[in-house]
SAM riboswitch aptamer (S box leader) from Cytobacillus oceanisediminis, 103 nucleotides, folded computationally.
Its Rfam family is "SAM riboswitch aptamer (S box leader)". Rfam describes the family as follows. The SAM riboswitch is found upstream of a number of genes which code for proteins involved in methionine or cysteine biosynthesis in Gram-positive bacteria.
Its mean pLDDT, the model's own confidence on a scale to 100, is 84.
RNA sequence: UUCUUAUCAAGAGAGGCGGAGGGACUGGCCCGACGAAGCCCGGCAACCGGUAGUUUACACGGUGCCAAAUCCAGCAGAGCAAUUUGGCUCUGGAAGAUAAGAA
Numbered sequence: 001u002u003c004u005u006a007u008c009a010a011g012a013g014a015g016g017c018g019g020a021g022g023g024a025c026u027g028g029c030c031c032g033a034c035g036a037a038g039c040c041c042g043g044c045a046a047c048c049g050g051u052a053g054u055u056u057a058c059a060c061g062g063u064g065c066c067a068a069a070u071c072c073a074g075c076a077g078a079g080c081a082a083u084u085u086g087g088c089u090c091u092g093g094a095a096g097a098u099a100a101g102a103a
Base pairs, nucleotide, nucleotide: 001103002102003101004100005099006098007097008096013041015040016039017038021031022030023029025074026073027072028071042066043065044064046063047062048061049060050058051057052056070095075092076091077090078089079088080087
């Protein structure tokens, strides 16, 4: 990097350093000097393993995560509304993220 499977509406700091960006992409819409990213500490507990008093707990090992549903939509279909344009709801898909396994 690719493939397969599962999950994605729960959970997580008023700390230190740092200084302007960030929320995958595109379009929106947001977050940010009342301090973004990143690093440290702290925290959460989704998956694999471990342990135990095994519908659960621990946070011990390996990953992961800590604004908003994966922030919303992005393709197709159905229903509603409107009809100049724009819209709303639902279903499926695509894309993405994380884990476990495989190549």